[in-house]
């Protein structure tokens, strides 16, 4: 491109639901608190072409009374963006 089947139209895209970027649900800094039955609790700021978040649960380590914790796994919000579902209105047609 051709055949064939199917199937009117347009307009809209609520709530779901899934992919992608941001951010690593992450850092750093100050002040209090706790002490192997503990390892927290507030606060500022940094991260984002980004508003808000900055936890919550397990496990293992490590710290011998001191002041300071480490590692791994799982679990979401929020902001744009793509996608898919369609509730829904318009027109036609019949009754």
């Nucleotide at each position: 491109a051709u055949a064939a089947a199917u199937a009117a139209a347009a307009g809209a895209g609520a709530c779901g639901c899934u992919c992608g970027u941001a951010u690593a649900a992450u850092u750093u800094u100050g002040a209090u608190a706790a002490u192997a039955a503990g390892g927290a609790u507030c606060a500022a700021a940094a991260g984002u072409c980004u508003c808000u978040a900055c936890a919550g649960a397990u496990u293992u380590a490590c710290c011998a009374c001191a002041a300071a914790u480490a590692a791994a796994u799982c679990u979401a919000c929020u902001a744009c963006g793509g996608g898919c579902u369609g509730a829904c209105u318009u027109a036609a047609u019949a009754a």
Molecule: Purine riboswitch aptamer
Organism: uncultured Fusobacterium sp.